RNA sequence: UCGGAGGUCGUCUAAUGGUAGGACACUAGGUUCUGGCCCUAGUAAUUGGGGUUCGAAUCCCUGCCUCCGAG
Numbered sequence: 001u002c003g004g005a006g007g008u009c010g011u012c013u014a015a016u017g018g019u020a021g022g023a024c025a026c027u028a029g030g031u032u033c034u035g036g037c038c039c040u041a042g043u044a045a046u047u048g049g050g051g052u053u054c055g056a057a058u059c060c061c062u063g064c065c066u067c068c069g070a071g
Stems, first nucleotide, its partner, number of pairs: 001070007010024004018054001026042005047063005
């Protein structure tokens, strides 16, 4: 330099253009003599910008970052 794959709560992982969900973790409460286990509730995310659309995590353009391959 060229080609390909990828980027979603703190972590992992779903969502075929129509309310962004689950698990673990964390916080609060319950339970317990205390802690843990267990139960209930809660906080928390779509890599940046632009476009298409009534509506975009999803489709298009472009930038950034990571990985793989070729030279």